[in-house]
RNA sequence: UUGGGAUUAGCUCAGCUGGUAGAGCGUCAGAUUGUGGAUCUGAUGGUCGCGGGAUCAUACCCCGCAUCCCAAC
Numbered sequence: 001u002u003g004g005g006a007u008u009a010g011c012u013c014a015g016c017u018g019g020u021a022g023a024g025c026g027u028c029a030g031a032u033u034g035u036g037g038a039u040c041u042g043a044u045g046g047u048c049g050c051g052g053g054a055u056c057a058u059a060c061c062c063c064g065c066a067u068c069c070c071a072a073c
Base pairs, nucleotide, nucleotide: 001072002071003070004069005068006067007066010025011024012023013022019056026044027043028042029041030040031039049065050064051063052062053061
């Protein structure tokens, strides 16, 4: 330099043909327990990397940028 992949909750990751974004872990509270752990219940969580465009409507489509990873030269 060229090609490809990834970027969504504190962390690991889902998200179907575009229609108001979820799980597990974590954290907090309660139940249980002599205390803790484990278990159960509830809660807590997001400018969907950034900017722009198309659309009635975008995490999802189009363009540009940034960071990381892989391959080729």
Record summary
Predicted 3D model of a 73-nucleotide RNA (transfer RNA) from a Kiritimatiellia bacterium. It matches the Rfam family "tRNA". By type it is a transfer RNA. It was read from a public genome assembly.